[in-house]
Annotation: The RNA shown here (c-di-GMP-I riboswitch aptamer) has 90 nucleotides and comes from Paenibacillus psychroresistens. The coordinates come from a structure-prediction model, not an experiment, and the mean pLDDT is 83.

RNA sequence: UAACGAUAAAGGCAAAUUUAGCGAAAGCUAAAGACGCAAAACUAUAGGGUCUUCUUUAUAGAGAUAUAAAGAUGAUAGCCAGUUACCAAA
Repeated sequence: UAACGAUAAAGGCAAAUUUAGCGAAAGCUAAAGACGCAAAACUAUAGGGUCUUCUUUAUAGAGAUAUAAAGAUGAUAGCCAGUUACCAAA
C1' cells in the first nucleotide's frame, strides 16, 4: 500500500408503522419511530431485474362504465450491479 472485516474506536444511515402533504398510481417529502445495514454513501432511456400505468387500441353498453392487450423519458439503488469512501485487530 492492497485485500479481508472484529465482543475494537469514532461515528453514520434508518425498515415497518403513525400523522401531514404531493402524485393517476407505484411511490416520494417532513416529523416521530428503529427492523436492520461495513458501504443501507452516490449513480436509473449510458448494465440487468422488479413495480405502477395517467395514456392508447379492441370488445360490450344509449351512456356512465366494465373486461382484455400494449405500455415509461414515472418509481425502486434497503434487488443485483457500477463508482467512491472512515477505521484498523487477527

Overview
It matches the Rfam family "c-di-GMP-I riboswitch aptamer". Rfam links the family to the GO term cyclic-di-GMP binding. RNAcentral holds the sequence, with entries from Rfam. NCBI's taxonomy places the organism under Bacteria, Bacillati, Bacillota, Caryophanales, Paenibacillus.